Small-subunit ribosomal RNA, 3' major domain from a metagenome, 492 nucleotides, folded computationally. The coordinates come from a structure-prediction model, not an experiment, and the mean pLDDT is 83. Rfam family: Bacterial small subunit ribosomal RNA. The RNAcentral record of the full RNA draws on SILVA.

[in-house]
Context: one part of a larger RNA
RNA sequence: UGACGGGGGCCCGCACAAGCGGUGGAGCAUGUGGUUCAAUUCGACGCAACGCGAAGAACCUUACCAGGGUUUGACAUGUAGGUAGUAGGAACCCGAAAGGGGGACGAUUCCGUCGUAAGACGGAAAGCUUACACAGGUGCUGCAUGGCUGUCGUCAGCUCGUGUCGUGAGAUGUUGGGUUAAGUCCCGCAACGAGCGCAACCCCUAUAUUUAGUUGCCACCAGGCCGAAAGGCGCUGAGCACUCUAGAUAGACUGCCCCGUAUAACGGGGAGGAAGGUGGGGAUGACGUCAAGUCCUCAUGGCCUUUAUACCCUGGGCCACACACGUGCUACAAUGGCCGGUACAACGAGUUGCCAACCCGCGAGGGGGAGCUAAUCUCUAAAAACCGGCCCCAGUUCAGAUUGAAGGCUGCAAUUCGCCUUCAUGAAGUCGGAAUCGCUAGUAAUCGCGGAUCAGCUACGCCGCGGUGAAUACGUUCCCGGGCCUUGUACA
Numbered sequence: 001u002g003a004c005g006g007g008g009g010c011c012c013g014c015a016c017a018a019g020c021g022g023u024g025g026a027g028c029a030u031g032u033g034g035u036u037c038a039a040u041u042c043g044a045c046g047c048a049a050c051g052c053g054a055a056g057a058a059c060c061u062u063a064c065c066a067g068g069g070u071u072u073g074a075c076a077u078g079u080a081g082g083u084a085g086u087a088g089g090a091a092c093c094c095g096a097a098a099g100g101g102g103g104a105c106g107a108u109u110c111c112g113u114c115g116u117a118a119g120a121c122g123g124a125a126a127g128c129u130u131a132c133a134c135a136g137g138u139g140c141u142g143c144a145u146g147g148c149u150g151u152c153g154u155c156a157g158c159u160c161g162u163g164u165c166g167u168g169a170g171a172u173g174u175u176g177g178g179u180u181a182a183g184u185c186c187c188g189c190a191a192c193g194a195g196c197g198c199a200a201c202c203c204c205u206a207u208a209u210u211u212a213g214u215u216g217c218c219a220c221c222a223g224g225c226c227g228a229a230a231g232g233c234g235c236u237g238a239g240c241a242c243u244c245u246a247g248a249u250a251g252a253c254u255g256c257c258c259c260g261u262a263u264a265a266c267g268g269g270g271a272g273g274a275a276g277g278u279g280g281g282g283a284u285g286a287c288g289u290c291a292a293g294u295c296c297u298c299a300u301g302g303c304c305u306u307u308a309u310a311c312c313c314u315g316g317g318c319c320a321c322a323c324a325c326g327u328g329c330u331a332c333a334a335u336g337g338c339c340g341g342u343a344c345a346a347c348g349a350g351u352u353g354c355c356a357a358c359c360c361g362c363g364a365g366g367g368g369g370a371g372c373u374a375a376u377c378u379c380u381a382a383a384a385a386c387c388g389g390c391c392c393c394a395g396u397u398c399a400g401a402u403u404g405a406a407g408g409c410u411g412c413a414a415u416u417c418g419c420c421u422u423c424a425u426g427a428a429g430u431c432g433g434a435a436u437c438g439c440u441a442g443u444a445a446u447c448g449c450g451g452a453u454c455a456g457c458u459a460c461g462c463c464g465c466g467g468u469g470a471a472u473a474c475g476u477u478c479c480c481g482g483g484c485c486u487u488g489u490a491c492a
Base pairs, nucleotide, nucleotide: 001492002491003489004488005487007486008485009484010483011482012481013480015476016475019439020438021437022436023435026330027329028328029327030326031325032324033323034321035320042053043052064316065315066314067313068312069311070310073134077133078132079131080130081129082128083127088105092101093100094099108125109124110123111122112121113120114119136305137304139303140302141301145299146298147294148293149292150290152288157196158195159194160193161192162191163172164171165170176187177186178185202282203281204280205279207250208249209248210247211246212245213244216240217239221237222236223235224233225232226231253276256270257269258268259267260266332432336391337390338389339388340387341386348379349378350377353372354371358367359366360365398429403424404423405422406421407420408419409418445468446467447466448465449464450463451462
């Protein structure tokens, strides 16, 4: 100087407490361990591995296994030799394919010489072939590395120059008194300044003004259609008021008032305001820590391999199953289930695509073909909610696993191993031990919708979007993590 303490002081954080909902019990999905296997490819292991790499394992992917094949190689560059019936390559044969054989037919470009031309000859290129140099390796080492990432932690810290103090390590500044979300700011001070962090500058969102008005809008006006009427329909003209879209601008700064405080920083209250003291959310991650993670994204040193640890193919495996754990979904019901009716979103996606009306089918779906490269058309039905009816507390009109049968779709192909539909079947489960997780507001809880990947899908995952919409916080003694000062130390 640090680190540590079941030392002290001060202070934070869904850290505890207060509350709401879960996990741990059940079934299923998914990841992992273990076991099994010819193989169940590999990596990730407290927090910070375990719905993680994987935002798509039937083939492919694929790295694993078995079998069949290839050897200058699936791919790159170069050197040397050969090469016109050359390159390419049909039928046919072996084969599961890859591959091997076979060879009908059968080329191209450039230069030179000869030739009027057609063309002939020679050389070169391309391709093929032989040999070589090399290719190739998801083989090893993340403890040789770059790059990228996680984590402490969006915690408030980490340092430097000059000066001063100290023999020196080093200290000071950065400590102290206040204050803040903050090393934020004020005051003081042998320090004075500065840098990386904090904050601000950036994006979204909440209010208004303005510009613009199609594909968006329809208040007023006119027309059209439907209707007996009331009225309805943006359908047309006209219009841009409103909604909206997307550019610009304004707005919030403790600016104003009162009180407290050292008259400071700041704190408490109030006015005005759409918004008030960082308005809400995002992006942004200091010096460093963990020899943290990744040689299987990529790059790369070294080592290893070279008729194999490379490459191609068929099939299998990654989906196994006495068991154990993590993460989820669905439930155990009446604040519910079922049936009928009827409202109200936002984010997005679409031409190898999204697919309307209409018809067929109980349905998955099929036919059909309009529109749309999309504020125009389509996906698109939002669901919970609301209205009406049935069920009457039961293993049930709860719950839906499992299994049987019949179908649909994608795809060369659904046996291992896809999703969906209908009928039948109806298991465990009556709220879960010890323990444990998330969340402080448009949050939790709950409800549906979209997207990436993608032929299809094992999505209940992930990333977003909106609808409905709470409870509680006395407080900081305790548990966990962290910051500052101080103290002890046989630790570095």